[in-house]
Model confidence (mean pLDDT): 81 of 100. Predicted 3D model of a 685-nucleotide part of an RNA (large-subunit ribosomal RNA, domain II) from a Candidatus Micrarchaeota archaeon. Rfam family: Archaeal large subunit ribosomal RNA.
Context: one part of a larger RNA
């Protein structure tokens, strides 16, 4: 893992509600008594049997149970007006549901406390009695001899054998490294460290849990230690995690507000169910009437920014120059005025569309009971995404909001795949028609029709920019048979190397000037070039050629710009249309729409409706046992196996075989009543 069996909303008490039943101004209890029959007031206390009208169901009508309104009545407060509560159906039992208290649907902590509880056979550190440390090296004190000295001392040579000394793959102890030993917490090997000492080790014995022991690591105290283990309190508690068992059917949410809070709750909102009432209600549309200061726009209407220029004023501002000073001139700033370029969430002379409010009409909903009111049961209070829009942010598959759609809780078709995009809201079955999107092949349907565009595989998915290049089209302008544009051939001169500057400066470093002449035309030179010249082109002119050429603006297409790790993406093949633009016809294509039959809900019918998570309501299936009734069975019960039939489903039933003794149905009742999950439990495999 698999299989079998077990495995989670239970019981009691109290209270609220629905339903059913008994009795009823009473009900229940053996009784005491409890609830109800009268309320109101903090309390002392005081203390209600009424009238009129409207009107649902119904009814020919009159009327009209309940219901509603007004008045009246009781009590309290108050001077009063008035306001609040009240003006009579309960009670008991049972089923069920919810709440509260208990373990309270089941499982799960880490922890806390208790016990004269168990532990030092592991390990920490003392204690008692023992054991062990190959071999080698160095050579302390002391001692002896010799020499030396006045003496103390000293020197030399021996002897001696100290040491937390040295070497050491002996034993023994440790544990540095090896992606070592195929995997591996404590093992093994190699390597490495200690190896006469604060050494290693055997046996006995001691210290005990807020305690021990500790050369200190919060280490160790039996694979357990920042407080051991066992048992008990104990089903601790868990706003957290996991799990929670048959079917069909009707409706169907919320991720918001406030408080506490911030992984949770309560109340409201939104959902479900029941009851009451009895006729309106309306989120859409139109019209009418209102309030408004957003979008936009504007600023010569304020306010605050803001480009360039002209004219003027000048006194105070700042600067420069002239002058002995007075003062003058110029620039700037400021102010006035004229022209001109731009702006504003916290500017407005203006000012929409929407939206909002009120009214009327329409529409939708509504006697199959809406709107409204009362009661019972919830879940939800982590949201997400798209479109438009307002803030924060360089931006984000970012973040905080508003309005709307969708997902959540929504299947199906399209979008290659794809919660949110496009189409469309799925009861079951039949046959058609369409939607979005498509129609060359994969792949259902046009290699469809007409007119254009593109040459870039542009594109066929998603528009990447500034900037640059090059076409088409529209509408203008200029040149053009007196010859345009481009090409080709030729010319492109003289004064002069203009003057200045300069080492040089000759068209071409720089400064000034930029004339004249000859001409068909030719710059005191547009570029390259030289140290300076030279040289090569250009403007400009002629010849040749022979029909359009150049260009502004608008629009449209294409190219460059264009960078990512697989050839790596139009879904693919591929396509020059099977791309793009404008138009048209046909076809394909969904659970949509139509159609026929069936089921269910609501309804008198006609008919309408039937996606669904959390969740609410309703109806069923099946299991065990009990009671009553009816039955089956050795001519074969239950169980098991295979096959058939019926039912929307849970399931039911029949046949055959096996099996060998019990079992079923109906009506009721009671529950240890339904498993695939819980790293579920036990057993098997």
């Nucleotide at each position: 893992g698999c299989c079998a069996g077990g495995g989670a909303g239970u019981g009691u008490a109290u209270g609220g509600g629905u339903g059913u039943g008994g009795c009823a101004a009473g009900g229940c209890g053996a009784a005491a008594g409890c609830c109800a029959c009268a309320g109101u007031g903090a309390a002392a206390g005081c203390g209600a049997g009424u009238g009129c009208g409207c009107g649902c169901a119904g009814g020919c009508a009159a009327c009209g149970a309940g219901g509603c309104g007004c008045a009246g009545a009781g009590c309290a407060u108050g001077a009063a007006a008035a306001u609040g509560c009240u003006u009579a159906a309960g009670u008991c039992a049972c089923c069920u549901u919810c709440a509260u208290a208990c373990g309270a649907c089941c499982c799960g902590a880490a922890g806390c406390c208790a016990u004269u509880g168990u532990g030092a056979u592991c390990u920490a550190c003392g204690c008692g009695c023992g054991g062990c440390c190959a071999g080698g090296a160095c050579g302390a004190a002391g001692u002896c001899a010799g020499c030396u000295u006045u003496a103390c001392a000293g020197c030399u040579g021996a002897u001696g054998g100290a040491g937390g000394u040295c070497c050491g793959c002996a034993a023994c102890c440790a544990a540095u490294u090896c992606u070592g030993g195929u995997a591996u917490a404590u093992c093994c090997g190699a390597c490495u460290g200690g190896g006469u000492g604060a050494g290693c080790u055997g046996c006995g014995g001691g210290u005990a849990g807020g305690g021990g022991c500790g050369a200190u690591a919060g280490a160790c105290c039996a694979c357990u230690c920042g407080a051991a283990c066992a048992u008990g309190g104990c089903a601790a508690u868990a706003g957290c995690g996991g799990g929670u068992c048959c079917c069909c059917u009707c409706c169907g949410a919320a991720g918001u507000a406030u408080a506490u809070u911030u992984a949770g709750u309560a109340u409201a909102g939104c959902c479900c169910c029941g009851g009451g009432c009895g006729a309106g209600u309306u989120c859409g549309c139109a019209c009418a009437u209102g309030a408004g200061g957003u979008a936009g726009a504007g600023c010569g209407a304020c306010c605050g920014a803001u480009u360039g220029g002209g004219a003027g004023u000048c006194u105070c501002g700042g600067g420069a120059c002239c002058g002995a000073a007075a003062g003058g001139u110029c620039c700037u700033a400021a102010c006035u005025u004229c022209c001109u370029c731009u702006c504003a969430a916290a500017c407005u002379c203006c000012g929409a569309a929407u939206g909002c409010a009120u009214g009327u009409g329409c529409u939708g909903c509504g006697u199959a009971g809406a709107c409204c009111c009362c009661g019972g049961g919830a879940g939800u209070c982590g949201g997400u995404u798209c479109g438009c829009u307002u803030g924060g942010g360089u931006a984000a598959g970012c973040u905080a909001g508003g309005c709307g759609g969708a997902c959540g809780a929504g299947a199906c078709u399209g979008g290659a795949a794809c919660g949110a995009c496009a189409g469309u809201g799925a009861c079951c079955u039949u046959g058609g028609u369409u939607a979005a999107g498509g129609u060359c092949c994969c792949u259902a349907a046009a290699u469809c029709u007409u007119a254009g565009u593109u040459a870039a595989g542009u594109g066929u998915a998603c528009c990447u920019a500034a900037a640059g290049a090059c076409g088409g089209c529209a509408c203008g302008g200029u040149c053009u048979u007196a010859g345009a544009c481009a090409g080709u051939c030729g010319g492109g001169a003289g004064g002069u190397a203009g003057g200045c500057u300069c080492a040089g400066a000759a068209g071409c470093a720089g400064c000034c000037a930029u004339c004249c002449u000859u001409c068909a035309a030719a710059a005191a030179a547009c570029g390259c070039g030289u140290c300076a010249u030279a040289g090569c082109g250009u403007a400009c002119c002629g010849a040749u050629u022979g029909a359009g050429a150049c260009u502004a603006u608008g629009u449209u297409a294409u190219c460059u710009g264009a960078a990512g790790a697989u050839a790596a993406a139009c879904g693919g093949g591929g396509c020059u249309a099977a791309a793009c633009u404008a138009a048209g016809u046909a076809c394909c294509g969904a659970g949509a729409c139509c159609u026929a039959g069936g089921c269910a809900u609501c309804g008198a019918a006609a008919g309408a409706u039937g996606g669904g998570u959390a969740g609410g309501g309703g109806g069923g299936c099946g299991u065990g046992c009990u009671g009553c009734a009816u039955g089956a069975c050795u001519a074969g019960a239950a169980g098991c196996a295979u096959g058939g039939u019926c039912g929307u489903g849970c399931g039911a039933u029949c046949a055959u075989g096996u099996g060998g003794a019990u079992c079923a149905u109906g009506c009721a009742g009671c529950a240890g009543u339904g498993a695939a999950a819980a790293u579920c439990c036990u057993g098997g495999u």